[in-house]
Formats: sequence, structure tokens, C1' cells
RNA sequence: CGCGGGGUGGAGCAGUAGUAGCUCGUCAGGCUCAUAACCUGAAGGUCGCGGGUGCAAUUCCCGCCCCCGCAA
Repeated sequence: CGCGGGGUGGAGCAGUAGUAGCUCGUCAGGCUCAUAACCUGAAGGUCGCGGGUGCAAUUCCCGCCCCCGCAA
């Protein structure tokens, strides 16, 4: 250099055009003598970066960056 997969809250992942969600974690409250468990609620995301198409882009197209793999 060539080919393929991936990048989304703190962690692991879904979502493949029409309000960005799930589990765990964190915080607050409830329960308890207390802690864990359990119940309720909340905070936390420029969807890797830039451009294009389109009424509308996490999603489609182009370029770049990073990670993993295959081949050489």
C1' cells in the first nucleotide's frame, strides 16, 4: 500500500432516514436498627472529525483520523 469490521452518556451495547434508547454504574429519595438487595426518580450524549445529497442524516455518499482482523 490492498481488503473487511468497528468508533453512539462513566462501562458494555442497540438503533440503518422522521424527538437517541437498553443494561450496568453514579447521584437523590423510599424500605431497613444498619448495610446489601429491592422500589421510585434524576443527572450525564456536539452519535470520531470535516464536507455532500435531501424537507429532514446516528443512518446514505465522499475524504480524513483512531482501534481490531485478513492478505502481502
Molecule: transfer RNA
Organism: Candidatus Nomurabacteria bacterium